[in-house]
RNA sequence: CUCUUAUCCAGAGUGGCGGAGGGACUAGGCCCUGCGAUGCCCGGCAACCAACGAAAAAUUUUUCGGAAAGGUGCUAAUUCCUACAGAUUGAUUUUAAUCUGAAAGAUAAGAG
Numbered sequence: 001c002u003c004u005u006a007u008c009c010a011g012a013g014u015g016g017c018g019g020a021g022g023g024a025c026u027a028g029g030c031c032c033u034g035c036g037a038u039g040c041c042c043g044g045c046a047a048c049c050a051a052c053g054a055a056a057a058a059u060u061u062u063u064c065g066g067a068a069a070g071g072u073g074c075u076a077a078u079u080c081c082u083a084c085a086g087a088u089u090g091a092u093u094u095u096a097a098u099c100u101g102a103a104a105g106a107u108a109a110g111a112g
Base pairs, nucleotide, nucleotide: 001112002111003110004109005108006107007106008105013042015041016040017039021032022031023030026083027082028081029080043075044074045073048071049070052065053064054063055062056061057060079104084101085100086099087098088097089096090095
């Protein structure tokens, strides 16, 4: 980097460093930010994997449970919202709202 599977409306700071933009990319919107953002460290949250216990299938899998010492992850706003397709409702030139799915993305685990 590519592929597969699962999840993405919950949760998490009055801390330290630092000193300018940031919210993935493009566009539109809407926000955060010298009352110090983004980032790094610490703290915290969560429970994907590993570990532990139980059950089922039947020999390495599946399901459930609790814990948080291990590997990750996350820690403004739903992945901040919209973009593509379909349905419903309201308006009938332009469309708006809601829902569902897709695409893109993020994270974990596995394979190449």
This is a predicted structure of a 112-nucleotide RNA (SAM riboswitch aptamer (S box leader)) from Jeotgalibacillus campisalis. The coordinates come from a structure-prediction model, not an experiment, and the mean pLDDT is 82. Rfam family: SAM riboswitch aptamer (S box leader). About the family: The SAM riboswitch is found upstream of a number of genes which code for proteins involved in methionine or cysteine biosynthesis in Gram-positive bacteria.